[in-house]
Background
The RNA shown here (transfer RNA) has 72 nucleotides and comes from Prosthecobacter sp. Its mean pLDDT, the model's own confidence on a scale to 100, is 83. The organism belongs to Prosthecobacter, within Bacteria. Rfam family: tRNA. Rfam links the family to the GO term triplet codon-amino acid adaptor activity. Rfam classes the family as a transfer RNA.
RNA sequence: GCUGUUAUAGCUCAGUGGUAGUGCACGUCCUUGGUAAGGACGAGGUCGAGGGUUCAAGUCCCUCUAACAGCU
Repeated sequence: GCUGUUAUAGCUCAGUGGUAGUGCACGUCCUUGGUAAGGACGAGGUCGAGGGUUCAAGUCCCUCUAACAGCU
C1' cells in the first nucleotide's frame, strides 16, 4: 500500500427496510426472623463518525475512524 471482518445499554451478544431487544449487571417492591435463592415492575441507547438512496435506514450504497486478520 491492497483486501476482508467487526463496531448496537455498564458487560456479553441478537436484530428479515416499518415501535431497538435477550442474558448478566443496576434501581424499587414482594417473599424471609435475617441472608442467599426466587418473583413483579422499572431505569439506562444520539445503533463508531459524516454523507447518499428511500415515504421510511441499526439494516442498502459511499467516505472516514478504531480494533483484528490476511496479502504484498